This is a predicted structure of a 74-nucleotide RNA (transfer RNA) from a Chloroflexota bacterium. Its mean pLDDT, the model's own confidence on a scale to 100, is 84. The source organism's lineage runs through Bacteria, Bacillati and Chloroflexota. Its Rfam family is "tRNA". It is annotated as a transfer RNA. Gene Ontology term of the family: triplet codon-amino acid adaptor activity. It was read from a public genome assembly.
RNA sequence: CGGGGCGUGGCGCAGGCUGGUAGCGCACCUGACUGGGGGUCAGGAGGUCGCCGGUUCAAAUCCGGCCGCCCCGA
Numbered sequence: 001c002g003g004g005g006c007g008u009g010g011c012g013c014a015g016g017c018u019g020g021u022a023g024c025g026c027a028c029c030u031g032a033c034u035g036g037g038g039g040u041c042a043g044g045a046g047g048u049c050g051c052c053g054g055u056u057c058a059a060a061u062c063c064g065g066c067c068g069c070c071c072c073g074a
Base pairs, nucleotide, nucleotide: 001073002072003071004070005069006068007067010026011025012024013023020057028044029043030042031041032040033039050066051065052064053063054062
């Protein structure tokens, strides 16, 4: 320098192709059961989807640029 993959709650990931309420597991908070711990059950909080711009009535999703990490090639 060229090519490819990834970036989404605290952590691990899905959703993107085919635009239309952002979801799952673990963790966390509250309550019930239990003498307590653990466990089970019920409820809850937490994300403007890496950044900037464009298209659109509407963008995590489509388009452009940039940043970070990883892999391949030179």